[in-house]
RNA sequence: GGGUCCAUAGUUUAGUGGCAGAAUAUUCGGCUCCAAACCGAAUGGCCCGGGUUCGAUUCCUGGUGGGCCCG
Numbered sequence: 001g002g003g004u005c006c007a008u009a010g011u012u013u014a015g016u017g018g019c020a021g022a023a024u025a026u027u028c029g030g031c032u033c034c035a036a037a038c039c040g041a042a043u044g045g046c047c048c049g050g051g052u053u054c055g056a057u058u059c060c061u062g063g064u065g066g067g068c069c070c071g
Stems, first nucleotide, its partner, number of pairs: 001070007010024004018054001026042005047063005
């Protein structure tokens, strides 16, 4: 330099046009003599810019960062 895949919550990840979910972590409550475990609740997110569309995490394009292959 060329090809290809990936980027979603603090972390691990699902979702592939129509309200963004789970687990875990954190905080609060319940249970307990207390703590752990368990149960309930809350908090928190689509890498950045542009385009297409009534509507974009999703499609197109450029960039940034990362993995793999070729040279």
Molecule: transfer RNA
Organism: bacterium